[in-house]
Molecule: transfer RNA
Organism: Thermoplasmatales archaeon
RNA sequence: GCCCGGAUGGGGUAGCAUGGAUAUCCUUGGGGGCUGCGGACUCCCAAACCCGGGUUCAAAUCCCGGUCCGGGCA
Numbered sequence: 001g002c003c004c005g006g007a008u009g010g011g012g013u014a015g016c017a018u019g020g021a022u023a024u025c026c027u028u029g030g031g032g033g034c035u036g037c038g039g040a041c042u043c044c045c046a047a048a049c050c051c052g053g054g055u056u057c058a059a060a061u062c063c064c065g066g067u068c069c070g071g072g073c074a
Base pairs, nucleotide, nucleotide: 001073002072003071004070005069006068007067010027011026012025020057028046029045030044031043032042033041050066051065052064053063054062
């Protein structure tokens, strides 16, 4: 230099092919219920789509460029 794969709450993870509903679930943190106090259980809340641009009524998803990580070729 070229090719392939990946990047989603504080941590992990689904969703992407085939664009559309409040972006899923676990965990973490805060609050409530329950309890003699706790644990367990349960309810509510906080928190994310790597960056920029494009297409579209609508983009995590499609297109272009970039950054970083992993692999391959040279």